A computed fold for an 86-nucleotide RNA from uncultured Sterolibacterium sp., annotated as c-di-GMP-I riboswitch aptamer. The sequence was found by an Rfam model in a public genome assembly.

[in-house]
RNA sequence: UUCAUAGAAGGGCAGAGCCAGCCGAAAGGUGGCGACGCAAAGUUUCCGGCCUAAACACCACGGUGCAUGGCGGCGGGACUGCCGGC
Repeated sequence: UUCAUAGAAGGGCAGAGCCAGCCGAAAGGUGGCGACGCAAAGUUUCCGGCCUAAACACCACGGUGCAUGGCGGCGGGACUGCCGGC
């Protein structure tokens, strides 16, 4: 220096739920409380998947379709990266 790895310590993030005279058509997001969990639960829609359907199109006028809207805590890829390392 590289690779693998146990336990510990320091720190990091924050599910569900609740709250909001917050943003949004919705899905969802943001902030607060809260911790289910996370070693990339850091970043990114490039690929797949999933959610929503405002606008638009069609139509039996009640619906149907559709992402240009979302989910990175659904998976893959890409980029970046903390402590320790007996």

Source information:
The coordinates come from a structure-prediction model, not an experiment, and the mean pLDDT is 83.